[in-house]
Molecule: c-di-GMP-I riboswitch aptamer
RNA sequence: UCACGAUAAUAGCAAACCAAUCGAAAGGUUGGGACGCAAAGCUAUAGGACCUUACCCCAUUAGGGGAGGUAGCCAGUUACCGAA
Numbered sequence: 001u002c003a004c005g006a007u008a009a010u011a012g013c014a015a016a017c018c019a020a021u022c023g024a025a026a027g028g029u030u031g032g033g034a035c036g037c038a039a040a041g042c043u044a045u046a047g048g049a050c051c052u053u054a055c056c057c058c059a060u061u062a063g064g065g066g067a068g069g070u071a072g073c074c075a076g077u078u079a080c081c082g083a084a
Stems, first nucleotide, its partner, number of pairs: 004082002012037002017032006035072001041077003047074002049070004055066004
């Protein structure tokens, strides 16, 4: 340095649910709360996957595309510690 990840140390994040709020929805934000997490840090601009369908386009319809969202699905990228 790369890989790896301990009933180690230090520091951290926060699912469901509840309240408020934004949104058409998915979902977001804030507070409470902890199921979990060694990247549960960051990135939805670029790849896959998944969710939504107010609005726009195509289509007779079904549906497809745009559009919106999820990083706690994979991925990309950066990083703390150091037992085996």